[in-house]
RNA sequence: UACAGAGUAGAUAUUUUUGCGUUAAGUGUUCGAAAGACGGGGAGUUGCUUUCGAAACGAAGAGGUAAAACUCACGGUAAAAAUAUCGCAUCCCGCUGAC
Numbered sequence: 001u002a003c004a005g006a007g008u009a010g011a012u013a014u015u016u017u018u019g020c021g022u023u024a025a026g027u028g029u030u031c032g033a034a035a036g037a038c039g040g041g042g043a044g045u046u047g048c049u050u051u052c053g054a055a056a057c058g059a060a061g062a063g064g065u066a067a068a069a070c071u072c073a074c075g076g077u078a079a080a081a082a083u084a085u086c087g088c089a090u091c092c093c094g095c096u097g098a099c
Stems, first nucleotide, its partner, number of pairs: 003097003010086010020075003029055008040093004061072003
C1' cells in the first nucleotide's frame, strides 16, 4: 500500500408480567414545525427516532353483581423483562488479523 474482520446507539419479531382503552384514547396514514441519536474519534443525509400542531380515516364487546369486584374477548394499545434476528446511509481516521 492493498485485503479481510470485530464492535455501538438502536430497530423488528415472539413470549411473559403489569397496565390503558372498548362512553375510542391509543395505534396506523398524510402535511407542517422543532429537537435528538447514529461502532473508539471526527463529519453526517434526501435515511431513522421523538415531541408539538393540523387533516382525513377508523373499531368488539360479552358474561357477572343490588352496585361494585371479578372473568373472558378485542385493540396494527402502553411499559418492563427475556430470547431471536437485523444493525455505522455514507465519508475520513483508529482497532484486530494475515501478507